[in-house]
Molecule: c-di-GMP-I riboswitch aptamer
RNA sequence: UUAUCAGAAGGGCAAAGCAUCUGAAAAGAUGUGACGCAAAGCUAUAGGGACUGUGGAAUGUCAGCCAGCUGCAAUG
Numbered sequence: 001u002u003a004u005c006a007g008a009a010g011g012g013c014a015a016a017g018c019a020u021c022u023g024a025a026a027a028g029a030u031g032u033g034a035c036g037c038a039a040a041g042c043u044a045u046a047g048g049g050a051c052u053g054u055g056g057a058a059u060g061u062c063a064g065c066c067a068g069c070u071g072c073a074a075u076g
Base pairs, nucleotide, nucleotide: 002076003075004074012037013036017032018031019030020029021028022027035064041069042068043067047066048065049062050061051060
């Protein structure tokens, strides 16, 4: 530098549920919790997709759906 995520984990993140708050909703924030994660880090007008909403329509939401960008350890 490049490829990979089978095993291991110092350290990291935290699903559902519950409580409080915000929101019309989807959903979000904080606390608790731990299902899982080697990118569960970042990116949502300018890749696809999903959800809410509407007579129709995203301009709303989702990065823990794929995707893009970056990166630690380990192994080759």